[in-house]
RNA sequence: GCCGAGAUAGUCUAGUCUGGUAAGGCGCAGGACUUGAAAUCCUGUGAGGUUAUCCUCGCCUGGGUUCAAAUCCCAGUCUCGGCG
Numbered sequence: 001g002c003c004g005a006g007a008u009a010g011u012c013u014a015g016u017c018u019g020g021u022a023a024g025g026c027g028c029a030g031g032a033c034u035u036g037a038a039a040u041c042c043u044g045u046g047a048g049g050u051u052a053u054c055c056u057c058g059c060c061u062g063g064g065u066u067c068a069a070a071u072c073c074c075a076g077u078c079u080c081g082g083c084g
Base pairs, nucleotide, nucleotide: 001083002082003081004080005079006078007077010026011025012024013023020067027045028044029043030042031041032040046057047056048055049054060076061075062074063073064072
């Protein structure tokens, strides 16, 4: 230098093909159970604002297309693998 794969919540991943509410595990918080704890079960858990059941933002970064983008297009950054 060329080719391929990847970057999503504290963490690990799904979702991308075929655009339409960002899902699950772990962890964490509260509760049940227990003499107590573990295990198990239930509820909650991206961020900010609000009296609020409401609003806004958020998928590596910056643009573009579209009524609508994690998803499609362009450029770039970083990680891994292969070739030279």